This is a predicted structure of a 74-nucleotide RNA (transfer RNA) from a Microgenomates group bacterium. Its mean pLDDT, the model's own confidence on a scale to 100, is 81. The sequence is in RNAcentral, with records from ENA. The source organism's lineage runs through Bacteria and Bacteria candidate phyla. Rfam family: tRNA. Rfam classes the family as a transfer RNA.
RNA sequence: GUGGGUGUAGCUUAGCUGGCUAAAGCGCCUCCCUGUGGAGGAGGAGAUCGCGGGUUCGAAUCCCGUCAUCCACC
Numbered sequence: 001g002u003g004g005g006u007g008u009a010g011c012u013u014a015g016c017u018g019g020c021u022a023a024a025g026c027g028c029c030u031c032c033c034u035g036u037g038g039a040g041g042a043g044g045a046g047a048u049c050g051c052g053g054g055u056u057c058g059a060a061u062c063c064c065g066u067c068a069u070c071c072a073c074c
């Protein structure tokens, strides 16, 4: 340089045939329980989907550019 994969909450992932309000586990916070802690129970906060633009009534999802990382080829 060429082609391709991946990027979604603090971490690991789902969703990616365009359409409720972006979901789950672990973690975090509060309360209950307990002599304390853990376990258990109830509730809660947290991501505008790597970034910028476009298409569309509507984009995490389609298109273009770009960044990071990985793989193959040269």
Base pairs, nucleotide, nucleotide: 001073002072003071004070005069006068007067010026011025012024013023019057028044029043030042031041032040050066051065052064053063054062